[in-house]
Molecule: Bacterial RNase P class A
Organism: Desulfovibrio sp.
């Protein structure tokens, strides 16, 4: 110089005009308004996929049934997320990627191929016998994504773990490091016995339901409900007194609950910063910070100056990403014009 890997930050700035939503505080005589002062989207606000606060509602314990998840330790409020490990697979490499069980059962394994799992024999090889046929074999070839260990020797009629040596696996046995997945060391035993749980299955862990249109309070109506009184009927010639009816009307209470208001709403598992604990997630302490809460609807336009990137028809040009909150949080996962930073790996030159 050139091609990577992995992590982090940032997503124009600034200045005037006209707007828009909410708060605060003065005026004005109320509905209302007018002036002044502050605030007003993102790293994904997004898909709505996990997970957890709140909030009603259900719930004695246990079990089935269904879902999600699975290598080991940790971190957490909690996860399917992080962090560290381990193990297998790719990459020269910095790195990425995958992950419980196939001797529990019970299946599947397309095409091609004699055969796809427990054995079996097209081509071929060798004996016998005349064609052909019977018997033996599995070394070669030939099909596959995958064919039952490799290499060499010995043995045979031809062969083959049949025998041996030595490589590679598999199973057990001990010992030794590790919290542990797991690792190393020795001995055995010719054992050489695929693969697919993202098929059912099996084991372990974990899980009530619905969601802020939750849920709470307040409370109009020439809407409705109850209760006592009156009023009305009957006992009476009057009057208290009793009964009856509760359909109308009147008068007083009293709860439910629509429209419609208010709260829940935004100070949080919050963010900066030092400092300490740990390898690291992340923890603990100090010290500063408040940063949208609406109506489902605001968060905008427009001219200048500066900067950066692109394109060309190089100028006093033109373009400038992905994308917008609605109860909060932690994540994952998608999308993104472009800019800056760390660390580190490979190649090539020169000293």
């Nucleotide at each position: 110089g050139g091609a990577g890997u992995c992590g982090g930050a940032c997503g124009g700035a600034c200045c005037g005009c006209c707007g828009c939503c909410g708060c605060g505080g003065a005026c004005c005589u109320u509905c209302g308004g007018u002036c002044c002062g502050g605030g007003g989207a993102g790293g994904a606000a997004a898909g709505u996929c996990c997970g957890g606060g709140c909030u009603c509602c259900a719930c004695a314990g246990g079990g089935c049934a269904g879902g999600a998840c699975g290598c080991u330790g940790g971190a957490u409020a909690a996860c399917g997320u992080c962090c560290a490990g381990g193990a297998g697979g790719g990459g020269c490499g910095a790195c990425c990627c995958u992950c419980g069980g196939a001797c529990a059962g019970c299946g599947c394994c397309a095409c091609a191929g004699a055969a796809a799992g427990c054995a079996g024999a097209c081509c071929g090889c060798c004996g016998c016998g005349a064609a052909c046929g019977c018997g033996g074999c599995a070394a070669g070839g030939g099909u596959g994504a995958a064919a039952c260990g490799g290499u060499g020797g010995g043995g045979u009629a031809a062969g083959a773990g049949c025998c041996c040596a030595c490589c590679a696996g598999a199973g057990g046995c001990u010992g030794c490091g590790g919290u542990g997945a797991c690792g190393c060391a020795g001995c055995c035993u010719g054992c050489u016995c695929g693969g697919c749980a993202u098929a059912c299955c099996c084991c372990g862990u974990c899980c009530g339901g619905a969601g802020c249109a939750a849920g709470a309070c307040c409370a109009a109506g020439u809407a409705g409900g109850g209760a006592a009184g009156g009023u009305g009927g009957c006992c009476g010639g009057c009057c208290c007194g009793g009964c009856c009816a509760u359909c109308g009307c009147c008068u007083u209470c009293c709860g439910g609950g629509u429209a419609g208001g208010u709260c829940g709403c935004u100070u949080g598992a919050g963010g900066g910063u030092g400092c300490g604990g740990g390898c690291a997630a992340c923890c603990g302490c100090g010290c500063c910070c408040c940063u949208a809460g609406a109506g489902g609807a605001a968060u905008g336009g427009u001219g200048g100056u500066c900067a950066c990137g692109u394109g060309c028809a190089c100028g006093a040009c033109a373009c400038g990403a992905c994308a917008g909150a609605a109860c909060c949080c932690g994540g994952c996962u998608u999308a993104c014009a472009g800019u800056c930073c760390g660390a580190c790996u490979c190649c090539c030159g020169c000293g």